[in-house]
Context: one part of a larger RNA
Parts: sequence; C1' cells; structure tokens
RNA sequence: CGUAGGAAAUUUGCGUGGAGCUGUCACUAGUACGAGAGGACCGUGAUGGACCGACCUCCGGUUUGCCAGUUGUUUCGCCAGGAGCACCGCUGGGUAUCCGCGUCGGGACGGGAUAAGCGCUGAAAGCAUCUAAGUGCGAAGCCCACCACAAGAUUAGAUUUCCUCAUGAGGGUCGUUGUAGACUACGACGUUGAUAGGCUGCAGAUGUACGCACAGCGAUGUGUUCAGUCGAGCAGUACUAAUUGCCCGAAAG
Repeated sequence: CGUAGGAAAUUUGCGUGGAGCUGUCACUAGUACGAGAGGACCGUGAUGGACCGACCUCCGGUUUGCCAGUUGUUUCGCCAGGAGCACCGCUGGGUAUCCGCGUCGGGACGGGAUAAGCGCUGAAAGCAUCUAAGUGCGAAGCCCACCACAAGAUUAGAUUUCCUCAUGAGGGUCGUUGUAGACUACGACGUUGAUAGGCUGCAGAUGUACGCACAGCGAUGUGUUCAGUCGAGCAGUACUAAUUGCCCGAAAG
C1' cells in the first nucleotide's frame, strides 16, 4: 500500500515445512517342521540405541554486582576492622538464569487409493485363461492421519462485537518494564495502579559477623550466635517513578 467505510477479537485452511529409523529379550512354543541337530511364520508384551522436541523437580555444570577462607602489597593516622590491585589474585561453596551428562515425551494406531505379486468371475477361442467388460486382496513407498506455520490464498475468505462527523470506536506518541528483544517488533502496566525500584516477610546461598565478655604468656578458643551478610527467586506494601497532555483516526447515509 492492497484486501471498496473504520476498528477490536475469534477463526477456516488453499498451501508449505517437519516428523517417518531400528536392535535385543520374553510369551505363543521347545509348538509347526525335522531322523536328529536345530528351530519358526502369524500374533502379543517388555526394554534399549541413535535422532528430534520440551523442560529444570532430581543429578551435574555455569553463576565476573552472593557468602566465606587466605597470600603479597598499597591505603583508610595507628590498633582493631575494612577497601583497592594482583586471571573473579587464589581457594571452598553457590540462588535465579542458561544448559546437558539430567527429566519427560515423540516416530505410532488407523483409514483410502495403489506397485510388484496373488486371486474371483469371465469371454474373444463351446476348452483354458487374474482381463478384454466386471471385481477382491496386496508395501517402510503415495494421499490422509501427527506437529508447526499459514487469507498478499490479489480467488486477499468466515464469524462476533463496537464506532457514525466528533460527547469520536480504536490506535500512536511518552513513561515503568519483561515471559520479549541487535534496533524495531511482541507482551505486562501507567494512580480506577503492584510495571520496575525501595522497604518488609519468606525461600534459598554462605556458614556462626563486628563489638564485648571469659579462658590462655600467646597463636587461638568459647559465649553472645544455626549468627551476620546476601544478585537475579516467591509474596506483601504506593515510599519513589509510570503526571498532565499531544497526535492520528472512518462512507453510504
């Protein structure tokens, strides 16, 4: 821009893409078959491999604005206690997130038309013949079925509701933002408010802070103290910021 008024929702599916794999074991059954050795079809069930998808409860990673320990050095006047730098200084852990080595799921079942092939009936050709008329079965393959997208499908579809000349349906700008994200877009929210921050509580991480007291010559230990501190998690709470506005916006009648 189009989809012959303008919108907001919900959809149909022309069509497109994806998926499509396979082993072993058990039962049937030591049956059919076979002198024996051996050993099934058909039909069921269980459990794997590789691949694919989703997710983070568990397991395991990551976790550079979390916690603790610790070395050297500089510094906060000194002690004590901290801070900076040294690969996050090093080391031990580690929430959210994102992941796999983790968990769950998938290929299916079924239907239709067929291939090779196997048939039925059946002439030409008194017989025979699956074929000439007619008719049935038959594959991991084809069309559906499963998953995703999908009306620019210009054949531009359908349904519901709203708006009618400005008291204007709806949209945008702007702001707080994340389940979204390069930007845009998309989603949530904007005081009739829990959108983000702050605060409070909880979860969770670390592992018992500082100070003081006591014990010890001291290093240190014990008590106060499952303390103190804390990023992203879950809630609550208008304290802070989402103010007020502005712009676009529809015919027949």